[in-house]
A computed fold for a 120-nucleotide RNA from a soil metagenome, annotated as SAM riboswitch aptamer (S box leader). Its Rfam family is "SAM riboswitch aptamer (S box leader)". Rfam's curators write: The SAM riboswitch is found upstream of a number of genes which code for proteins involved in methionine or cysteine biosynthesis in Gram-positive bacteria.

RNA sequence: CUUAUUGAGAAAGGUUGAGGGAUCAGGCCCUGUGAAACCUUAGCAACCGCCCCGACAAUCCGGGGGACAUGGUGCUACCUCCUGCCCGUUCCGACUCGUCGGAAAAAGGGGAAAGAUGAG
Numbered sequence: 001c002u003u004a005u006u007g008a009g010a011a012a013g014g015u016u017g018a019g020g021g022a023u024c025a026g027g028c029c030c031u032g033u034g035a036a037a038c039c040u041u042a043g044c045a046a047c048c049g050c051c052c053c054g055a056c057a058a059u060c061c062g063g064g065g066g067a068c069a070u071g072g073u074g075c076u077a078c079c080u081c082c083u084g085c086c087c088g089u090u091c092c093g094a095c096u097c098g099u100c101g102g103a104a105a106a107a108g109g110g111g112a113a114a115g116a117u118g119a120g
Stems, first nucleotide, its partner, number of pairs: 001120006011041005019030003024084004042076003046073003049068001050066003080114001085111003089104007
């Protein structure tokens, strides 16, 4: 850089000692009943791998299914914690009456961007 996924799932112990939820801002949370990090053990099953089925232009590509967890990566608070940009929704205000401006959402819609993870 390309591509797929992103409301599923799964924690104990040890070392240590103040932060953490990617970044910035606002919010909402977690945290001395021990944050982050590291180590050990356990677990989860997303992708790769593996097995099965269908189809087929047939060692390729594409689609569906299974947990096989001994393999590679990943993960084990909160939707990627929420919002931010665009569209939409609701409310308020203004006026030239269909436009403009403002506000709201934290399990209340869609998309984008960014991030994360896999594969290349």